[in-house]
RNA sequence: GGGGGGUUAGCUCAGUUGGCUAGAGCGCUUGCCUGGCAGGCAAGAGGUCACCGGUUCGAAUCCGGUACUCUCCA
Numbered sequence: 001g002g003g004g005g006g007u008u009a010g011c012u013c014a015g016u017u018g019g020c021u022a023g024a025g026c027g028c029u030u031g032c033c034u035g036g037c038a039g040g041c042a043a044g045a046g047g048u049c050a051c052c053g054g055u056u057c058g059a060a061u062c063c064g065g066u067a068c069u070c071u072c073c074a
Base pairs, nucleotide, nucleotide: 001073002072003071004070005069006068007067010026011025012024013023019057028044029043030042031041032040033039050066051065052064053063054062
C1' cells in the first nucleotide's frame, strides 16, 4: 500500500424484507424476603446504533467517505 471482517447499554452480544417504544444475559439502583451476608423475588435507571455525508415518506439496517480494531496478501 491492497483485500476481507468488526464497531449497537458499564461488559459480552442479538437485531428477520428498511417501518410499532432498539433488545437479551451479566452488572448497577430501589423495594421486599433474611438478625446480617450470600441468595431469591419484584420494579427501575442506563443508548450520539463509531463519526460525517447521501438515498428514501421513513435508515442501527442501503450507498460513499473518515476513524479505530482484527485478519490475510505484498
Model confidence (mean pLDDT): 82 of 100. A computed fold for a 74-nucleotide RNA from Arachidicoccus ginsenosidivorans, annotated as transfer RNA. Its Rfam family is "tRNA". By type it is a transfer RNA.